[in-house]
Context: one part of a larger RNA
RNA sequence: CUCGGGUAAAGGAACUAGGCAAAAUGGUGCCGUAACUUCGGGAGAAGGCACGCUGGUGGUAGGUGAGACCCCUUGCGGGUGGAGCUGACGCCAGUCGAAGAUACCAGGCCCCUGCGACUGUUUAUUAAAAACACAGCACUGUGCAAACACGAAAGUGGACGUAUACGGUGUGACGCCUGCCCGGUGCCGGAAGGUUAAGAGGAGGGGUUCACGCCCUGAAUUGAAGCCCCGGUAAACGGCGGCCGUAACAAUAACGGUCCUAAGGUAGCGAAAUUCCUUGUCGGGUAAGUUCCGACCUGCACGAAUGGCGUAACGAUGGGGGCGCUGUCUCUACCCGAGACUCA
Numbered sequence: 001c002u003c004g005g006g007u008a009a010a011g012g013a014a015c016u017a018g019g020c021a022a023a024a025u026g027g028u029g030c031c032g033u034a035a036c037u038u039c040g041g042g043a044g045a046a047g048g049c050a051c052g053c054u055g056g057u058g059g060u061a062g063g064u065g066a067g068a069c070c071c072c073u074u075g076c077g078g079g080u081g082g083a084g085c086u087g088a089c090g091c092c093a094g095u096c097g098a099a100g101a102u103a104c105c106a107g108g109c110c111c112c113u114g115c116g117a118c119u120g121u122u123u124a125u126u127a128a129a130a131a132c133a134c135a136g137c138a139c140u141g142u143g144c145a146a147a148c149a150c151g152a153a154a155g156u157g158g159a160c161g162u163a164u165a166c167g168g169u170g171u172g173a174c175g176c177c178u179g180c181c182c183g184g185u186g187c188c189g190g191a192a193g194g195u196u197a198a199g200a201g202g203a204g205g206g207g208u209u210c211a212c213g214c215c216c217u218g219a220a221u222u223g224a225a226g227c228c229c230c231g232g233u234a235a236a237c238g239g240c241g242g243c244c245g246u247a248a249c250a251a252u253a254a255c256g257g258u259c260c261u262a263a264g265g266u267a268g269c270g271a272a273a274u275u276c277c278u279u280g281u282c283g284g285g286u287a288a289g290u291u292c293c294g295a296c297c298u299g300c301a302c303g304a305a306u307g308g309c310g311u312a313a314c315g316a317u318g319g320g321g322g323c324g325c326u327g328u329c330u331c332u333a334c335c336c337g338a339g340a341c342u343c344a
Stems, first nucleotide, its partner, number of pairs: 001339008010330002014328001019325001027051005036041001038173001052095006062086003068080004072075001096100001108323007115315002120132002136171007148157003174310004179240003184237002186233005193228003199222002204217005241259005268302001269299001280296005
C1' cells in the first nucleotide's frame, strides 16, 4: 500500500454529481397518532411510557382433570363433580449493575413534487425504468365449413366455442372530460356517366392465284373489376393561420377591417420528462439556491384515447428540503486480522 473489521476529542454533510458508504433506528405490551382519502386506508404514521431478579398478594384467571356419584344404547360411552399437577398476567415491596428488549437477532423518520394507478414483466452476461403488461374504455372484422392463422394439399388451431363469442387495432384503474376539420390518404357505400384488357365483332385494306380459295392486317360496335366520379367516415392516417387598426395619460385591446384555409387549437394545463432566448419575472425556503416548491403566460415548438387534466394507495423509480445519526469531511490517528513486499 490492498482487502476485511474496530475505536475516536471538538464540530456534524462543511464531503460529494448525489449522505455513496458508514453510523443510527430496531423487540413486546400499553398510551397516542395529522393532512388527505376511492372510507378500505394513510398507520408500525409521528411521538411517548414500561421491561432484570427476589419476596408477598393470589398459586389468582386459564389449562389438565383422578377417586367418588348418576344415566343408559354396556362402550376405549355420556354427565355431575372437583382432588392433584401446572400456571400467565396484574398489583405491592425489596434488591444488584454505568447499562435489565443488556448477547445474537432486530423498521431510521418526516415534508413538497415529477412519472406510472396498483400486484406483476423485461435487455440470461453494463439498463428493472417513466419501458412492457394489466383490469377498464373505444373502434373494427366475423352468422359458423366464421373472421383470422399454419399448411402446394389433406387437414389443424380458432372451438368440441357461436356475437354477453372469437380475431385485429388503439388507449390504459378511478374521477371530470374528450372540442373543430372529410380538402389529401385510407376504409365503407353507390352505380348513371367517362376510361379500360382479353374476348366478341367484322366495314375496309394487303399478299398470292386464271379462278375458286388460302393467308395477313383491321375501323365502328360490344365488353369486368379497378380508376375517374357521387356520398359517408377522425377513440381511421392525420390537420387544427397571417397582417393592420381601435378605449378620455400611457399600456392593453372586449371591437373592426382584410387575405388565406378542409378547418383555423375549444376545455384543461403551461419556462413543463415539452421553454431556444433562460439562471425569464415575482414569491417561498438558505447567510448565500443554474436545482426545488408556488404563481405569472411572451406555449422558439402543450392540448384532448398517437388521450387532456386531476387523483387516495402503491414504487429496490426521478428531483428538492428537514430531523436524527455519524471518520463522508475539517484531518487524520491508532488497534485487530488477511495479503502484497524484504529476508531466511

This is a predicted structure of a 344-nucleotide part of an RNA (large-subunit ribosomal RNA, domain IV) from uncultured Micromonas. The coordinates come from a structure-prediction model, not an experiment, and the mean pLDDT is 88. The full RNA is in RNAcentral, with records from ENA.